[in-house]
The prediction has a mean pLDDT of 76. Predicted 3D model of RNase P RNA and transfer RNA as a complex of 456 nucleotides.
RNA sequence: UGAGCAGACUGGGUGGUCGCGGGCCCGAGAGGGCCUGAGGAAAGUCCGGGCUCCACGGGCAGGGUGCUGGGUAUCGCCCAGGAGGGGUGACCCUACGGAAAGCGCAACAGAAACAUACCGCCCUCGCGCUAGUCGGGGGUAAGGGUGAAAUGGCGAGGUAAGAGCUCACCAGCAGCGAGGUGACUCGCUGGCUGUGCAAACCCCACCCGGAGCAAGACCGAAUAGGAGGGCGGCUGGUUUCCCUUACGGGACGCUGGCAGGGCUGCCCGGCCCGACCCUCGGGUAGGUCGCUGGAGGUGGCGGGUAACUGUCACCCUAGAUGGAUGGCCAUCGCCCACCAGUGGUGGGUACAGAACCCGGCUUACAGGUCUGCUCGGGCU
RNA sequence: GGCCCCAUCGUCCAGCGGCCUAGGACAUCACCCUUUCAAGGUGAAGACCGGAGUUCGAGUCUCCGUGGGGCUACCA
Numbered sequence: 001u002g003a004g005c006a007g008a009c010u011g012g013g014u015g016g017u018c019g020c021g022g023g024c025c026c027g028a029g030a031g032g033g034c035c036u037g038a039g040g041a042a043a044g045u046c047c048g049g050g051c052u053c054c055a056c057g058g059g060c061a062g063g064g065u066g067c068u069g070g071g072u073a074u075c076g077c078c079c080a081g082g083a084g085g086g087g088u089g090a091c092c093c094u095a096c097g098g099a100a101a102g103c104g105c106a107a108c109a110g111a112a113a114c115a116u117a118c119c120g121c122c123c124u125c126g127c128g129c130u131a132g133u134c135g136g137g138g139g140u141a142a143g144g145g146u147g148a149a150a151u152g153g154c155g156a157g158g159u160a161a162g163a164g165c166u167c168a169c170c171a172g173c174a175g176c177g178a179g180g181u182g183a184c185u186c187g188c189u190g191g192c193u194g195u196g197c198a199a200a201c202c203c204c205a206c207c208c209g210g211a212g213c214a215a216g217a218c219c220g221a222a223u224a225g226g227a228g229g230g231c232g233g234c235u236g237g238u239u240u241c242c243c244u245u246a247c248g249g250g251a252c253g254c255u256g257g258c259a260g261g262g263c264u265g266c267c268c269g270g271c272c273c274g275a276c277c278c279u280c281g282g283g284u285a286g287g288u289c290g291c292u293g294g295a296g297g298u299g300g301c302g303g304g305u306a307a308c309u310g311u312c313a314c315c316c317u318a319g320a321u322g323g324a325u326g327g328c329c330a331u332c333g334c335c336c337a338c339c340a341g342u343g344g345u346g347g348g349u350a351c352a353g354a355a356c357c358c359g360g361c362u363u364a365c366a367g368g369u370c371u372g373c374u375c376g377g378g379c380u
Numbered sequence: 381g382g383c384c385c386c387a388u389c390g391u392c393c394a395g396c397g398g399c400c401u402a403g404g405a406c407a408u409c410a411c412c413c414u415u416u417c418a419a420g421g422u423g424a425a426g427a428c429c430g431g432a433g434u435u436c437g438a439g440u441c442u443c444c445g446u447g448g449g450g451c452u453a454c455c456a
Stems, first nucleotide, its partner, number of pairs: 001376010012332007020037007039351001043362002046360005051212004056269005062208005067081005082096001083094004097203002102201001104197003118144002120140007152170002155167003171193001173190007216289004226280005233258006240251004260273004282455003296315008333349007381452007390406004398436001408424005429445005
């Protein structure tokens, strides 16, 4: 100096003027003062939780993750390793358990896709003078063809021709030993070894109750206890009242069970409501809480390779609800272009706005700054 | 803000991972038939929202992005 790899931060500042939301204080009031006010993604709603309500146990179905170890409130996230692959390298990618638990798929091509012989090679017999060709029998899977994939791969020896038939190297499988928490790695020995697909169904290990702040709680107001349907009513007990000579009956209420509805996929058990459920129609569409102090932030010290964590000190930083942060002026910063020389002119300044709150993932982003590392070139 | 569903010719819909050369109907164009139109018959053209991945192979399976649609409070 050029090209890269990985990570972090920022993405506007200042002054004046007018105008906004929330909190606190002063004031009888009008009004005034102080503090504070969108993001790294607030986005997509892909995951995980906190919280609220219904819940309540078991089973089934369904869903999720998938190498190992650690972190975390939790996760499909993060960190560190292992294996495989890419790159000269710094580094990057992986939906990375199991095909000997079972059931399936591999179209077309090809002889054949759980099982083989189309072409071919060798031996032998027959025809034939010989060569050759043709036919029969036996052996073969090294060579060729088809395909994504064809009884491990490459090389040598051997054989009638071939084949792990034998040998060396490599891959796989099995056994033994060593290292490591573990995934796995290394070494030795062995016979020779029938493809791929699980983002196919599935098996294995671990995890998951369901809805969601428009959850849910409270206050107030208004209307039509209007219409239709189902059960309404049945059964047992009981207080009170009425009737009866008595037996007993009737009404209201309470209580237990049943039909019905619900417990947010189904079943079993259990529980709740039961003047209830469904449909049509009607009224209000108001206010308060939830609503911001948190698995919170900042700094110091300590532990850990790291993710992260312990401790001490300090701080409080939106809570809106037709929904606040803005408009104007000036100036500075940054970027681009031109003229030019330390300046001038012009233009531009990204993606984009909380709605219960957090931990992540993914996507969008003009420009600027910093740190570490790799490769190439030049100079000293 | 939250929860669900969808995307295939111009339109409405089918679509077991290979006969998808992407199908059917309507519409469009051309020809035939008819005095002419209509109807009818024959044929043609015309599409998997985009990207990445799995697989020998993707309209179909998985993930991400884009676009479209539906639902949502209380009383009685």